[in-house]
A computed fold for a 139-nucleotide RNA from a Dehalococcoidia bacterium, annotated as c-di-AMP riboswitch aptamer (ydaO/yuaA leader). The sequence was found by an Rfam model in a public genome assembly. The prediction has a mean pLDDT of 79. The model forms 92% of the base pairs in the Rfam consensus. The organism belongs to Dehalococcoidia, within Bacteria.
RNA sequence: CGUGGAUAUAGGCCGAGUCUCCUGGGACACAGGGGAACGGGGGGACCAAUCUUUGGGGUGCAGGCCGUUUGUACGGCCGGGGCAGUCUCUUUCAGCCCUAACCCGUCAGCUAACCUCGUAGGCCGCUGGAGGAGAAAGA
Numbered sequence: 001c002g003u004g005g006a007u008a009u010a011g012g013c014c015g016a017g018u019c020u021c022c023u024g025g026g027a028c029a030c031a032g033g034g035g036a037a038c039g040g041g042g043g044g045a046c047c048a049a050u051c052u053u054u055g056g057g058g059u060g061c062a063g064g065c066c067g068u069u070u071g072u073a074c075g076g077c078c079g080g081g082g083c084a085g086u087c088u089c090u091u092u093c094a095g096c097c098c099u100a101a102c103c104c105g106u107c108a109g110c111u112a113a114c115c116u117c118g119u120a121g122g123c124c125g126c127u128g129g130a131g132g133a134g135a136a137a138g139a
Stems, first nucleotide, its partner, number of pairs: 011124004018036007037119006047109001055107001056104004063078005079099005086135009
């Protein structure tokens, strides 16, 4: 000097997954209980729909088609999603990635009132260019 790993403090990313109050407690540990905010499911009329073992349905970006293979896997195309540097949102071009996983249990279209559930988990030596709108600060 470079590379790899661990830990800590900051700063960030995906995601709805955050803020705050009270009680117990030595405690920013942990447990219980409120409020706000964000997100999901069920659920009339009207409307819509012609499906129901080839079961059906939900969260989520994670769908469709084609090819290879004994098969799983794999590959390609289209589509979908993500990528901090005044702050937030947004358009576009290029580049780099992802395109999973889980749940309900024969059952659910939309859906006012109403009922109900969640507030996790994972990750970071990192993409850049050209615009627009708003906010904040300053004059």